[in-house]
RNA sequence: CCCCUCGUAGUUCAGUGGAUAGAACAAGGGACUCCUAAGCCCUAAACAGAGGUUCGAUUCCUCUCGGGGGGA
Numbered sequence: 001c002c003c004c005u006c007g008u009a010g011u012u013c014a015g016u017g018g019a020u021a022g023a024a025c026a027a028g029g030g031a032c033u034c035c036u037a038a039g040c041c042c043u044a045a046a047c048a049g050a051g052g053u054u055c056g057a058u059u060c061c062u063c064u065c066g067g068g069g070g071g072a
Base pairs, nucleotide, nucleotide: 001071002070003069004068005067006066007065010025011024012023013022018055027043028042029041030040048064049063050062051061052060
């Protein structure tokens, strides 16, 4: 320098052109209990950034940033 791939809650992962973006664990609260734990109920929390296409973008395209891999 070139190519490929990934980037979504605090963490690990789903999702895919359309509806309120879900789950588990973690966090906070409640109830229960003599107390604690477990289990139960509830709550908050996210699409790396900027443009473009589209009636509509987390998804498609371009550029930038960051992680990983390959080639020279």
RNAcentral holds the sequence, with entries from ENA. Predicted 3D model of a 72-nucleotide RNA (transfer RNA) from Candidatus Tagabacteria bacterium RIFCSPLOWO2_01_FULL_39_11. It matches the Rfam family "tRNA". Rfam classes the family as a transfer RNA. Gene Ontology term of the family: triplet codon-amino acid adaptor activity. Its mean pLDDT, the model's own confidence on a scale to 100, is 82. NCBI's taxonomy places the organism under Bacteria, Bacteria candidate phyla, Candidatus Tagaibacteriota.